[in-house]
This is a predicted structure of a 71-nucleotide RNA (transfer RNA) from an Elusimicrobiota bacterium. Rfam family: tRNA. By type it is a transfer RNA. The sequence is in RNAcentral, with records from ENA. The prediction has a mean pLDDT of 82.
RNA sequence: GCCCCGAUAGCUCAAUGGAUAGAGCGGUGCUCUCCUAAGGCACAAAUGGAGGUUCGAUUCCUUCUCGGGGC
Numbered sequence: 001g002c003c004c005c006g007a008u009a010g011c012u013c014a015a016u017g018g019a020u021a022g023a024g025c026g027g028u029g030c031u032c033u034c035c036u037a038a039g040g041c042a043c044a045a046a047u048g049g050a051g052g053u054u055c056g057a058u059u060c061c062u063u064c065u066c067g068g069g070g071c
Stems, first nucleotide, its partner, number of pairs: 001071007010025004018055001027043005048064005
């Protein structure tokens, strides 16, 4: 330098163009308990940046950044 894959919550991952972007772990509060842990309930928290296509984009296209791999 060229090619391929990836970037979503604090972490690990879902979501093949359409109702409010979900789950597990973690966090906070409440509950339970003599206390702690476990359990139960609730809450907060995310689509890497910029543009394009579309009625509608996490999803498709271009480019940039970052990470991984191949030559």